This is a predicted structure of a 76-nucleotide RNA (transfer RNA) from a compost metagenome. The RNAcentral record of the sequence draws on ENA. Rfam family: tRNA. Rfam classes the family as a transfer RNA. Model confidence (mean pLDDT): 82 of 100.
RNA sequence: UGCGGCAUAGCUCAGCGGUAGUAGCGACGGGCUCAUAACCCGUAGGUCGGUGGUUCGAUUCCACCUGCCGCAACCA
Numbered sequence: 001u002g003c004g005g006c007a008u009a010g011c012u013c014a015g016c017g018g019u020a021g022u023a024g025c026g027a028c029g030g031g032c033u034c035a036u037a038a039c040c041c042g043u044a045g046g047u048c049g050g051u052g053g054u055u056c057g058a059u060u061c062c063a064c065c066u067g068c069c070g071c072a073a074c075c076a
C1' cells in the first nucleotide's frame, strides 16, 4: 500500500429491511438456608462505532471515516 472479515448492554454473543433489539455471564433486589455457596424469581442496564446516502421504513443495504483481526505485497 492492496484485499477480506469484524464493531450490538460491563463481558461473550444472537437478530441481517417492518411496531417496542436477544440470551448467557456479571451487577442489584427478593426467596431458600443457622449462615455462605449453589439453586429459584424479579429489576436495571443499548443514541446497534461515527458521518452521509438509498427506502414509506435501516441494527440490517450502499459510500466514506475510525478502531481491531487476518492475508498478500513492499522494506530488510
Base pairs, nucleotide, nucleotide: 001072002071003070004069005068006067007066010025011024012023018056027043028042029041030040031039049065050064051063052062053061